[in-house]
Context: one part of a larger RNA
Molecule: large-subunit ribosomal RNA, domain IV
Organism: Sapientia aquatica
RNA sequence: CUCGGGAGAAGGAACUCGGCAAAUUGGUACCGUAACUUCGGGAUAAGGUACGCCCUAGUAGUUUGACCCCCCUGCGGGGGAAGGACGACAGGGUUGCAAUAAACUGGUGGCUGCAACUGUUUAAUAAAAACACAGCACUAUGCAAACACGAAAGUGGACGUAUAUGGUGUGACUCCUGCCCGGUGCUGGAAGAUUAAAUGAUGGGGUGCAAGCUCUUGAUUGAAGUCCCAGUAAACGGCGGCCGUAACUAUAACGGUCCUAAGGUAGCGAAAUUCCUUGUCGGGUAAGUUCCGACCUGCACGAAUGGAGUAAUGAUGGCCACACUGUCUCCUCCCGAGACUCA
Numbered sequence: 001c002u003c004g005g006g007a008g009a010a011g012g013a014a015c016u017c018g019g020c021a022a023a024u025u026g027g028u029a030c031c032g033u034a035a036c037u038u039c040g041g042g043a044u045a046a047g048g049u050a051c052g053c054c055c056u057a058g059u060a061g062u063u064u065g066a067c068c069c070c071c072c073u074g075c076g077g078g079g080g081a082a083g084g085a086c087g088a089c090a091g092g093g094u095u096g097c098a099a100u101a102a103a104c105u106g107g108u109g110g111c112u113g114c115a116a117c118u119g120u121u122u123a124a125u126a127a128a129a130a131c132a133c134a135g136c137a138c139u140a141u142g143c144a145a146a147c148a149c150g151a152a153a154g155u156g157g158a159c160g161u162a163u164a165u166g167g168u169g170u171g172a173c174u175c176c177u178g179c180c181c182g183g184u185g186c187u188g189g190a191a192g193a194u195u196a197a198a199u200g201a202u203g204g205g206g207u208g209c210a211a212g213c214u215c216u217u218g219a220u221u222g223a224a225g226u227c228c229c230a231g232u233a234a235a236c237g238g239c240g241g242c243c244g245u246a247a248c249u250a251u252a253a254c255g256g257u258c259c260u261a262a263g264g265u266a267g268c269g270a271a272a273u274u275c276c277u278u279g280u281c282g283g284g285u286a287a288g289u290u291c292c293g294a295c296c297u298g299c300a301c302g303a304a305u306g307g308a309g310u311a312a313u314g315a316u317g318g319c320c321a322c323a324c325u326g327u328c329u330c331c332u333c334c335c336g337a338g339a340c341u342c343a
Base pairs, nucleotide, nucleotide: 001338002337003336004335005334006333007332008331010329011328014327019324027051028050029049030048031047036041038172052094053093054092055091056090061086062085063084064083067080068079069078070077071076095099107322108321109320110319111318112317113316114314115313119131120130135170136169137168138167139166140165141164147156148155149154173309174308175307176306178239179238180237183236184235185232186231187230188229189228192227193226194225198221203216204215205214206213207212240258241257242256243255244254267301268298279295280294281293282292283291
């Protein structure tokens, strides 16, 4: 020096990306326990008190109960009771620094983001806010089902039958889920247009005496699809600009105009989203790019690509406080194992 332990004056997070690590707490009984809440919880909330041993005393009491006595002789009732099991409250005494004396054995509280929850995951750098989930919605499927595997036979779906099964999205619960069908998709429609193979009116060429054979021309008929007409957004998706205006100023309820399929509703908002930005104001600190509460000027939130809340839960992210400590000021000592030197 490295590793594993133990102790530490005064201070107590000043350490550090960050209380990482360590310390604190810890058991049982009793008292007591807030906001919030889906009334279940939160909760061991928080915060306190007691705890050994000896004596009263194996006492009081609880429980069980052989056996005995009485009578209306019954699987009866009443009374008593040896013994067994459990076993105090309270009072007194007493030892130590210390009595859950060792060991086992929660640190606590407050604000907030995300995900409802228990669960699952990158075997060997990621356990999470990712996946799943119950619930919700759309869609397909009438049974030889849709769908999937398979050249096929066949099998799963299912020895099920729309309260079923498959697919897709969202993700408990509460309050809700606005406008747009122009584009893309899907569903429906069938009058017209277009259109393949096929059909083959007519004309032409070659050959031949001719019948014919052969090459070509291509009027007409001709499906789905596409064009077309509707519907459909919890389908993919989308959800404006400029100018003016109120008796201080500022702002604009109001008006004008252009464009669009329609111009972002409710709610939320410097946010896991805010570039400018350490926005501005308030709180907390002596001092706060983080945090909490507001404002709205949303570069570039926004409603099942879900929006906003939310008790409980979380080896989850951020911030604060109390307790506690060698994390630190600032290091020191002790015990053990290595390394090292010698043998």